The RNA shown here (transfer RNA) has 71 nucleotides and comes from Hordeum vulgare. The organism belongs to Hordeum, within Eukaryota. The same sequence occurs in records of 2 taxa.

RNA sequence: GCUAGCGUAGUUCAAUGGUAAAACAUCUCCUUGCCAAGGAGAAGAUACGGGUUUGAUUCCUGCCGCUCGUG
Numbered sequence: 001g002c003u004a005g006c007g008u009a010g011u012u013c014a015a016u017g018g019u020a021a022a023a024c025a026u027c028u029c030c031u032u033g034c035c036a037a038g039g040a041g042a043a044g045a046u047a048c049g050g051g052u053u054u055g056a057u058u059c060c061u062g063c064c065g066c067u068c069g070u071g
Stems, first nucleotide, its partner, number of pairs: 001070002004067004010024003018054001026042005048062004
């Protein structure tokens, strides 16, 4: 340089066009004389820019980063 794949919460991981699920972690409350454990709840995310569509995490494109392969 070329080719392929990936990018979603602090971390891991779903969602194949109908408006983001869950686990751990964080915070609040309850339970206990305290801690731990347990229970209830809250906040928190689609790498970035365009396009298509009534509607985009999803489809197309550009760019950035990471990984595999190849020279």

The RNAcentral record of the sequence draws on ENA and Rfam. Model confidence (mean pLDDT): 82 of 100. It matches the Rfam family "tRNA". Rfam classes the family as a transfer RNA.